[in-house]
Predicted 3D model of a 105-nucleotide RNA (SAM riboswitch aptamer (S box leader)) from Thermoflexibacter sp.
The coordinates come from a structure-prediction model, not an experiment, and the mean pLDDT is 86.
Lineage of the source: Bacteria > Bacteroidota > Cytophagia > Cytophagales > Thermoflexibacter.
RNA sequence: AAUUUAUACAGAAGAAGCGAGAGAACAGGCUCUAAGACCUUCUGGCAACCCCUCCAAGAGAACGGUGCCAAUUCCUGACCUAAAUCAUUUUGGGAAAUAUAAAUU
Numbered sequence: 001a002a003u004u005u006a007u008a009c010a011g012a013a014g015a016a017g018c019g020a021g022a023g024a025a026c027a028g029g030c031u032c033u034a035a036g037a038c039c040u041u042c043u044g045g046c047a048a049c050c051c052c053u054c055c056a057a058g059a060g061a062a063c064g065g066u067g068c069c070a071a072u073u074c075c076u077g078a079c080c081u082a083a084a085u086c087a088u089u090u091u092g093g094g095a096a097a098u099a100u101a102a103a104u105u
Base pairs, nucleotide, nucleotide: 001105002104003103004102005101006100007099008098013043014042015041016040017039021032022031023030026077027076028075029074044069045068046067049065050064052060053059054058073097079093080092082090083089084088
C1' cells in the first nucleotide's frame, strides 16, 4: 500500500509548549478558535478489536498490543423511498467515501 471481515446516534480532559487557523479530501452549511483552538508532550481517562479467565450461548477482567477522549464519521451531496409543497423542506434505506481493529498478500 492493497484485499477481506467487523464496527461507527454510547463513552472519556487537565497541565505545559507553540501561536493561527481547525473540523480527512472537493463543494455547500454549521461549529470550534487570541478567554489560545488545531498540533506536540506529559499525566489522567474511555472503550473493549486483539490478548487473558470461565466457556455452549454468553459473561468477566483491563496487565499487555492498538484505538479513542467537541458536535452521529458535525450535517448534506449521487441513487431508491415516504409526506407536505408555489418555491422547497423533511422521513426512512442501502451504497460510496472515510476512520479504527483483526487477518491475509